[in-house]
RNA sequence: AGCCGAAUCCCUGGACUCCAGGGAGCGGGGGACCCAAAGGCGGCCGAGACCGGCCGUUGGGGCGAAUCGCCGGCGAUGCAGCUCCGGCGUAACGCGAUUCCUUUCAGCGUGAGCCCGUCAGCUAACCCCGCAGGCAACGAAGG
Numbered sequence: 001a002g003c004c005g006a007a008u009c010c011c012u013g014g015a016c017u018c019c020a021g022g023g024a025g026c027g028g029g030g031g032a033c034c035c036a037a038a039g040g041c042g043g044c045c046g047a048g049a050c051c052g053g054c055c056g057u058u059g060g061g062g063c064g065a066a067u068c069g070c071c072g073g074c075g076a077u078g079c080a081g082c083u084c085c086g087g088c089g090u091a092a093c094g095c096g097a098u099u100c101c102u103u104u105c106a107g108c109g110u111g112a113g114c115c116c117g118u119c120a121g122c123u124a125a126c127c128c129c130g131c132a133g134g135c136a137a138c139g140a141a142g143g
Base pairs, nucleotide, nucleotide: 002135003134004133008024009023010022011021012020013019014018025131026130027129028128029127030126035121039058040057041056042055043054044053045052046051059119060116061115062114063113068089069088070087071086072085073084075082092110093109094108095107101143102142103141104140105139
């Protein structure tokens, strides 16, 4: 002097390299009326069709860009469905460092992880919570 991210700044007190509390700012969750919603997949039966019934299987939600598809493998298996591992893509996201802001292109990278605990749609009033952690480029054109 920069990057990802909400994760910064200030004040007070004390037992003062530490601890506790408060404020501003930024970010997140819960929570009415109204509105919305009340499922998916597989099998069987009825029916001209729309559709209906029965059985089996699958909980749901939050932070975050981090979703989804295909192929292969393992487990169990009649099928569906479920967990895990690997590969190729993908919605989406970030960088691209000029004095500052911003748009586009080349190029590069991410496409994770964690939490709640059977429960939460939206949501005024109101209530609650966080302010961590991790990084390192030297291309071009326009406003």

The RNA shown here (c-di-AMP riboswitch aptamer (ydaO/yuaA leader)) has 143 nucleotides and comes from a soil metagenome.
RNAcentral holds the sequence, with entries from MGnify.
The prediction has a mean pLDDT of 78.